[in-house]
Small-subunit ribosomal RNA, 5' domain from an uncultured bacterium, 523 nucleotides, folded computationally. Model confidence (mean pLDDT): 84 of 100.
Context: one part of a larger RNA
RNA sequence: GAUGAACGCUAGCGGCAGGCCUAACACAUGCAAGUCGAGGGGUAACAGGGAGUGCUUGCACUCUGCUGACGACCGGCGCACGGGUGCGUAACGCGUAUACAAUCUGCCUUAUACUGGGGUAUAGCCUUUAGAAAUGAAGAUUAAUCCCCCAUAGUCUCUUAUUAUGGCAUCAUAAAAAGAGUAAAGGUUACGGUAUAAGAUGAGUAUGCGUUCUAUUAGUUUGUUGGUGAGGUAACGGCUCACCAAGACUACGAUAGAUAGGGGCCCUGAGAGGGGGAUCCCCCACACUGGUACUGAGACACGGACCAGACUCCUACGGGAGGCAGCAGUGAGGAAUAUUGGACAAUGGAGGCAACUCUGAUCCAGCCAUGCCGCGUGCAGGAAGACUGCCCUAUGGGUUGUAAACUGCUUUUAUAUAGGAAGAAACCUUGGUACGUGUACCAAGCUGACGGUACUAUAAGAAUAAGGAUCGGCUAACUCCGUGCCAGCAGCCGCGGUAAUACGGAGGAUCCAAGCGUUAUCC
Numbered sequence: 001g002a003u004g005a006a007c008g009c010u011a012g013c014g015g016c017a018g019g020c021c022u023a024a025c026a027c028a029u030g031c032a033a034g035u036c037g038a039g040g041g042g043u044a045a046c047a048g049g050g051a052g053u054g055c056u057u058g059c060a061c062u063c064u065g066c067u068g069a070c071g072a073c074c075g076g077c078g079c080a081c082g083g084g085u086g087c088g089u090a091a092c093g094c095g096u097a098u099a100c101a102a103u104c105u106g107c108c109u110u111a112u113a114c115u116g117g118g119g120u121a122u123a124g125c126c127u128u129u130a131g132a133a134a135u136g137a138a139g140a141u142u143a144a145u146c147c148c149c150c151a152u153a154g155u156c157u158c159u160u161a162u163u164a165u166g167g168c169a170u171c172a173u174a175a176a177a178a179g180a181g182u183a184a185a186g187g188u189u190a191c192g193g194u195a196u197a198a199g200a201u202g203a204g205u206a207u208g209c210g211u212u213c214u215a216u217u218a219g220u221u222u223g224u225u226g227g228u229g230a231g232g233u234a235a236c237g238g239c240u241c242a243c244c245a246a247g248a249c250u251a252c253g254a255u256a257g258a259u260a261g262g263g264g265c266c267c268u269g270a271g272a273g274g275g276g277g278a279u280c281c282c283c284c285a286c287a288c289u290g291g292u293a294c295u296g297a298g299a300c301a302c303g304g305a306c307c308a309g310a311c312u313c314c315u316a317c318g319g320g321a322g323g324c325a326g327c328a329g330u331g332a333g334g335a336a337u338a339u340u341g342g343a344c345a346a347u348g349g350a351g352g353c354a355a356c357u358c359u360g361a362u363c364c365a366g367c368c369a370u371g372c373c374g375c376g377u378g379c380a381g382g383a384a385g386a387c388u389g390c391c392c393u394a395u396g397g398g399u400u401g402u403a404a405a406c407u408g409c410u411u412u413u414a415u416a417u418a419g420g421a422a423g424a425a426a427c428c429u430u431g432g433u434a435c436g437u438g439u440a441c442c443a444a445g446c447u448g449a450c451g452g453u454a455c456u457a458u459a460a461g462a463a464u465a466a467g468g469a470u471c472g473g474c475u476a477a478c479u480c481c482g483u484g485c486c487a488g489c490a491g492c493c494g495c496g497g498u499a500a501u502a503c504g505g506a507g508g509a510u511c512c513a514a515g516c517g518u519u520a521u522c523c
Stems, first nucleotide, its partner, number of pairs: 001522003005519005012375006018368002020333001025331003029328003034077003039074002042070002046068003049064007084286003093211008103203002108199008116150004126139005156181005162175005186191001212258003219249003224246008261283004265276004288309005311322004339365001341364003347361001348359004378409004389399004415459005423450001428445007467512005472493003478507005488495002
């Protein structure tokens, strides 16, 4: 000098930031991922319309999907993002630089072509039925942008054989030929769907170099190292398998053990270095512990599935349910770390044509002097140098000290009253212009959690606001009293045994200041 700090004493305000470093310990409760009726069958609830009945004549009941809408269900997209944590990992994990002639890429953009015909299931609904529940079972029946079949198609895929150019070995690109194979979905026309090519974005893989300590760890390895073939993958590869060979790594530190997420950055330092990896950003890993795959463009998936285990809970004992290292919150641990808050107004995300819905992302508010920065606790005059206190060489003097009283001034801040934002641009609606009639632009209207907040004005009045540590030397700041190697102090030297500037108190002083000291850690 610094800190994600803690502890002691103290404390007026504001702005900006930060806030479980320990038990990746266990979790009550609420919320954190839904959305689309412009895909579908439909109608449980709500509202409206229509019809009927009863009458108290404007109410009640019944029927009707007719309309707005919409619970549950089928279907689509999303749930692989966003958010958390740092257990594991010494590794192509990360950083940096390359490569992929060995790869994939939903939504988005551009371009070309197409969107024809048919079929039977299933949820829902209905009727039964098992179970305490979770959850099922059987029958009948039905729809779709669900599923399947046929047709058509090539700059697609495969097979056959060819030419040209290029390269980095396998090969790549281009051209033309024959055969075979695979597509689509509709929708009250706004929008969608299929194929191919290219882009963008994202991801995967490989490689050079760099990346902690221990030799009181010296040998390690059998899918191990390589080859051939096959399987598998989006893709290369012992990735896996069969066979063959006997290799591969290592004192330039293999193997083993310990520790640890990596980087941008942060602290210190003149630098070189040393230390760290909180907040913010990028990458990685993980989601009660271990394993496995399914779906999907993308996961081997935090709030998905299955199996095993530990733990907790329900049970009618037959059987079931759960996973806060999301946001709050609870217990425990600990020196120690916050609210079971508000809003989707803004930014962003998902779905939707849109309105809109969802969003503990986010934006805000609450708590904490945890840090940094700023402001204030008054200013000027005022000497009888007042009184008290303290000290002395004591009829006196010094100091506290212009300090107080007293006089004048100011009102930051606090208090009260009144006014009162920016953040809002859009989307959308209405109108207009261009006009290709659904696109662009223009104008007006609508929308604020924070918040009656920030800010401004007015009113009265010094009114509402100072402490902490230290004073032997290092090190700025000294005397008296008490104590008497006691009580105690102390970072080091050391102080205290009867005149202690070092212990305790007082007066005074010094340094910082809403903080001041102590402790811990790093330079």